[in-house]
Molecule: SAM riboswitch aptamer (S box leader)
Organism: Erysipelatoclostridium sp. AM42-17
RNA sequence: UACCUAUAGAGAGUGUGUAAGAGACAAGCUCAAUGAUCACACAGCAACCUGCAAUAUGUAAGGUGCUAAAGCUUGAAUGAUGGGAA
Numbered sequence: 001u002a003c004c005u006a007u008a009g010a011g012a013g014u015g016u017g018u019a020a021g022a023g024a025c026a027a028g029c030u031c032a033a034u035g036a037u038c039a040c041a042c043a044g045c046a047a048c049c050u051g052c053a054a055u056a057u058g059u060a061a062g063g064u065g066c067u068a069a070a071g072c073u074u075g076a077a078u079g080a081u082g083g084g085a086a
Stems, first nucleotide, its partner, number of pairs: 003084005013042005021031003025075004043067003048063003051059003
């Protein structure tokens, strides 16, 4: 990188820096100089993989992920994240 597969109405935020756009795409709607977005730090949520406990399940140590809005809604048919195989 392409392929297979699972997930998406629950849950969880502060600080510092940066900066004018941001929420992937279209339409809508929303967020944003009272600083959004993004990055980092710390904190937290969850339980996909590993571990541990004896396993219907629990735990939360490790690897990811996530912490505005139902994945914001609808649409389209992509994308995102986890796991797997080549």